RNA sequence: GCGUGGAUUAGGCAUGCAAGUCGAGCGAGAAUCGAAGUAGCUUGCUACUGAGAGGACAGCGGCGAAAGGGAGAGUAACGCGUAGGUACGUACCUCUAGACCCGGGAUAGCGUCGGGAAACUGGCAGUAAUACCGGAUAAUGUCUCCGGACUAAAGGUGUGAUUCCGUCUAGAGAGCGGCCUGCGUCUCAUUAGGUUGUUGGUGGGGUAAUGGCUCACCAAGCCAAAGAUGGGUACCGGGUGUGAGAGCAUGGCCCGGCUCACUGGGACUGAGACACUGCCCAGACACCUACGGGUGGCUGCAGUCGAGAAUCUUCCGCAAUGGACGAAAGUCUGACGGAGCGACGCCGCGUGCGGGACGAAGGCCUUCGGGUUGUAAACCGCUGUCAGUUGGGAGGAAGUCACAUGGGGCUAUCCCCAUGUGUUGACCGAUCUUCAGAGGAAGCGCAGGCUAAGUUCGUGCCAGCAGCCGCGGUAACACGAACUGCGCAAACGUUAUUCGGAAUUACUGGGCUUAAAGAGUUCGUAGGCGGUCUGUCAGGUGAGGUGUGAAAGCCCUCGGCUCGACCGAGGAAUUGCGCUUCAAACCGGCAGACUUGAGGGAGACAGAGGUGAGUGGAACUGAUGGUGGAGCGGUGAAAUGCGUUGAUAUCAUCAGGAACACCAGUGGCGAAGGCGACUCACUGGGUCUCUUCUGACGCUGAGGAACGAGAGCUAGGGGAGCGAACGGGAUUAGAUACCCCAGUAGUCCUAGCUGUAAACGAUGGAUACUAGGUGUAGCUUGUAUCGACCCGAGCUGUGCCGAAGCUAACGCGUUAAGUAUCCCGCCUGGGGAGUACGCACGCAAGUGUGAAACUCAAAGGAAUUGACGGGGGCCCGCACAAGCGGUGGAGUAUGUGGUUUAAUUCGAUGCAACGCGAAGAACCUUACUAGGGCUUGACAUGUCCGGAAUCCCGGUGAAAGCUGGGAGUGCCUUCGGGAGCCGGAACACAGGUGGUGCAUGGCUGUCGUCAGCUCGUGUCGUGAGAUGUUGGGUUAAGUCCCGCAACGAGCGCAACCCUCGUCUUUAGUUGCCAGCAUUAAGUUGGGCACUCUAGAGAGACUGCCGGUGACAAACCGGAGGAAGGUGGGGAUGACGUCAAGUCAGCAUGCCCCUUACGCUCUGGGCGACACACGUACUACAAUGGUCGGGACAGAGGGCAGCGAACCUGCGAAGGCAAGCUAAUCCCAGCAAACUCGGCCUCAGUUCAGAUCGCAGGCUGCAACUCGCCUGCGUGAAGGAGGAAUCGCUAGUAAUCGCCGGUCAGAAUACGGCGGUGAAUCCGUUCCCGGGCCUUGUACACACCGCCCGUCACACCAUGGAAGCUGGCCACGCCCGAAGUCGUUACCCUAACCUU
Repeated sequence: GCGUGGAUUAGGCAUGCAAGUCGAGCGAGAAUCGAAGUAGCUUGCUACUGAGAGGACAGCGGCGAAAGGGAGAGUAACGCGUAGGUACGUACCUCUAGACCCGGGAUAGCGUCGGGAAACUGGCAGUAAUACCGGAUAAUGUCUCCGGACUAAAGGUGUGAUUCCGUCUAGAGAGCGGCCUGCGUCUCAUUAGGUUGUUGGUGGGGUAAUGGCUCACCAAGCCAAAGAUGGGUACCGGGUGUGAGAGCAUGGCCCGGCUCACUGGGACUGAGACACUGCCCAGACACCUACGGGUGGCUGCAGUCGAGAAUCUUCCGCAAUGGACGAAAGUCUGACGGAGCGACGCCGCGUGCGGGACGAAGGCCUUCGGGUUGUAAACCGCUGUCAGUUGGGAGGAAGUCACAUGGGGCUAUCCCCAUGUGUUGACCGAUCUUCAGAGGAAGCGCAGGCUAAGUUCGUGCCAGCAGCCGCGGUAACACGAACUGCGCAAACGUUAUUCGGAAUUACUGGGCUUAAAGAGUUCGUAGGCGGUCUGUCAGGUGAGGUGUGAAAGCCCUCGGCUCGACCGAGGAAUUGCGCUUCAAACCGGCAGACUUGAGGGAGACAGAGGUGAGUGGAACUGAUGGUGGAGCGGUGAAAUGCGUUGAUAUCAUCAGGAACACCAGUGGCGAAGGCGACUCACUGGGUCUCUUCUGACGCUGAGGAACGAGAGCUAGGGGAGCGAACGGGAUUAGAUACCCCAGUAGUCCUAGCUGUAAACGAUGGAUACUAGGUGUAGCUUGUAUCGACCCGAGCUGUGCCGAAGCUAACGCGUUAAGUAUCCCGCCUGGGGAGUACGCACGCAAGUGUGAAACUCAAAGGAAUUGACGGGGGCCCGCACAAGCGGUGGAGUAUGUGGUUUAAUUCGAUGCAACGCGAAGAACCUUACUAGGGCUUGACAUGUCCGGAAUCCCGGUGAAAGCUGGGAGUGCCUUCGGGAGCCGGAACACAGGUGGUGCAUGGCUGUCGUCAGCUCGUGUCGUGAGAUGUUGGGUUAAGUCCCGCAACGAGCGCAACCCUCGUCUUUAGUUGCCAGCAUUAAGUUGGGCACUCUAGAGAGACUGCCGGUGACAAACCGGAGGAAGGUGGGGAUGACGUCAAGUCAGCAUGCCCCUUACGCUCUGGGCGACACACGUACUACAAUGGUCGGGACAGAGGGCAGCGAACCUGCGAAGGCAAGCUAAUCCCAGCAAACUCGGCCUCAGUUCAGAUCGCAGGCUGCAACUCGCCUGCGUGAAGGAGGAAUCGCUAGUAAUCGCCGGUCAGAAUACGGCGGUGAAUCCGUUCCCGGGCCUUGUACACACCGCCCGUCACACCAUGGAAGCUGGCCACGCCCGAAGUCGUUACCCUAACCUU
């Protein structure tokens, strides 16, 4: 700038305004002015009269008031839209023709007298008209029986009217309206029947007009599944939003129509109304009142209250446009034109522009280097839009009127045209100009993904966010803040709503085996669809023309506002409907013909098709009799039960009911349900062949009808077996179950009912087409045959496998889930729920139809990989089994839990924590605790100052520390100083075994030394994925071989490494000694053969033989060999799992402490002790103990060390001291078990050694808490260990001792070493763990999974409910206002008539 603004309460409204106008229709006429006159007299003032002018208020009369303006309550309707129709009306306007004569009586106002609070109203007298009435004239009018009858008028202006304005009659036009019709116009069938003026006719009435519009009579119709009637909701259209379109949603502003005007009813007037600002009545509400009575209607413009999430000024003006009246001037106009308010919408503009740092400050981040905010700012230069200020100002204005001039209309008071002058702006103000200065002018949302844009801090499943997924439990890009960025910008977000995306209702354009979805099946009505040929019609269809499809809007072009929004003009479009002409292929109608679809006929055939009647044998149960004699029966095992009153078993006879073995078959029949002994009767359907007849007779099928397993129900029979319920016995924690013993309904028959099933092929019916292969049943046929088979061909049925194709996949595949056509049924997320309510059916049980509230973000299908299974197959492991020895019982040691405590520091917690971190806590360690101290610190680096360092002596103190005194002057030097050390000061900082192993690195445990885990390329699959890696063998092994859409490769396995076992060789000192010499002694000489030592080699590879095996891999046996099939042992640990363990070994992010959570000292604690557990040691004894004699190792360690010999001591040990830095010396002795001999003789002992006492020794500053050892004494439990549980397959278990590390001292632990030296392994059913294949899965945190129901409490929604209370609709009856029509009576009545 242009638009737009009460969407809710059609809820109530104060106040003002929104409809008047005409004096040129009429009478009357106030205020005011006033010529003139009269009176008084202060002669120009007062009073009175008053021609005339003037014209208010009110009235009669005319026109208008039915328009304009508002609203959407009602209405599902000819209301609206569209296209038609006519039986009608029409004031004002236009045109045509004609007329306008003579009279009359009233009545408002006014006057006067009354009533009433008011509103208002009555009587009397008198008055006018374009008000009213009579007469005349009448047709082009109306009526008509066709003779005729009836019907009008008004004047005004003006000096002057046939002429201007009006009046009357008739006709025509235009525009407007009334009525009728075709088509279109929401939802519910849990609304299926509705209707009596109803449907039609005849005749009256009524209307402007058709019509049951109304009335009388007659007939019984009319509407309805193409949805009547009823309920709900809703003004309709042009259009608007969205969408590619088809659609879907909507009807605000503007335009057209309809309807309404406080609510309901009614008419009057009028051309027009049943009337928004008229009337009457009733009602509700409100107001006035003198209580008698009155008044009012904003869904007009403003405004107010209320309700609401929410919607404006009680503004200006008739200047423009339009309207009413008027001859006109003009008056009126809340229509309208404008202004105001609201970022409510759209459009435009500004908030500055240029320069300006390797880049200020501040902020934020930081790896501390810097980065970013950012040319952004400051600063320099420039401009002046918008707003503000000053003064002008185009245009919106065209007219009307007046005057003048000219022209035209025959005349004219009238009209038209041209020119000139004067006159009209509520409001807006383009634009120009003055002044000043970047000065006055930027926000909102977002930043995890979708979705453009991230960092820090705070918080710590809190606070909060969230459109969906989802964030937040201490490192949050998701919360809050900051900084930064992104997006839009005078806006930006949110909410609500509509369309889209959504092919997610699918007309365009979806589906139904398993995801939701085929009705249980058939018959069949309406309907839909329908074979071949000919002719015809023109309804559908197609083409042309034409009328309409209002304007506005959308679209295109052009134009006007500086642009734009906005506006103007033209075009296109308006996909529709009507009329008309043509075409005749197709659909359709009619007529005719055909045979292939369908049906009939003839001949033949198969069948558990159906119904009824009869018959049969086996089995079963019961009964009777015989034999017989103790059990039977039943189960996993039992028991209940039956049995000496004789069961079971067995034989004979009889009775009864039900079912029909074998045949029997993915064989047959039937629409489905279903049908199984045999015979007869009745009966339905099918197949094949002939191609004889009819001539489209067909397919499907909403409603409808019939059939419809089992269970169940009613009535009557029947009842052997079986068998819900019930009873009993078992099982079990329980067992209302599974198992057992009994057993009633039922199962069977007849007659009815029910009407459902996983009624399944989870696959509706019909027709046609589209590779095959192979079974089976029926029929026909062939060149097959004597005949029956076999074989070939055809049709029909029933199976399997499969091409193409389809499918989400699985799968289907001529019996389709393929390709098509037709018809029906059904689906639209899960739960609620096939529930509730309603209705129908049913005897009942129940069935059919069939929701919503609420709630969830899934529910579901198919397939994949894992994991799991009290699934399957194959196979391993001291896994079980077979054995040996233990643990669990005792005492002690040690660790843990618990408890205690000032503290009992911390960690480890199933296997895989518990003699673990700790290869060694008296102080130290030490992290804990009590107390005493230090504060730049015990330790590091940096700055400054001083001093060598260092040493000695005091005081105080438990020490640390605090505080004094003294000694001492070094090293290097370029003479400036420097290095190291010490002290002091302040600050950066040190320090932390404080937290987080769920922030981490590294290291480690475990599955597991289990044989697995993957990749590249190829191939398969839409994909996840698969294949390879599966399969057949084999192995300790994914070891190897073979096969194979796979071919190769990697990490693992194995091997390579160390050690032990054999041999060879090299080398012999500290080792060794065969031979020689020598000694007490390999002691020494000598030697290096042997042992040994430690270097280098050899050796073992299924290499050889035989067998098995697939001509393989390999396995079995054998030979040789020290060793034989990985020779024994070790080291070596794939991809990964357990948020496994460790922040206390170390490292480290973040957080926390900083005169303390840091450092130091003394003492204490880690060592406590009712108890529980783990791991060990020693035992319980005679395979032993003890004493004495005797023998044989290996591997180690040693200088702050090992320490010989000798001496002392009972001993631990001490003293002295040699040797050894080690194949030399020492620990170290005869190592012990063992062996020989003596004693002990089965006992709490000559077992066992705990505990305690005394006396000693050692280490160490120090053994009280709290060490080890020795001697003497003491001599506890324990007599082989419950449930349970551990280790071990050979030089192993068991048993025996020795050594080492740690360490001042302190092992029953730990790590090594050798000595002696077994038993057993049938086997893989079971327990545990593991590997491969396969299968199921609703698990994927993966069975320690998932998940169901009750109950308790709280809350939400819904159903039912005694009872309580509304709304709406319909019907019957009664009363009944105003009013209309009619009728009657009375009353009134001027003009007309009679008298």

The RNA shown here (small-subunit ribosomal RNA) has 1395 nucleotides and comes from an uncultured organism.
The coordinates come from a structure-prediction model, not an experiment, and the mean pLDDT is 84.
It matches the Rfam family "Bacterial small subunit ribosomal RNA".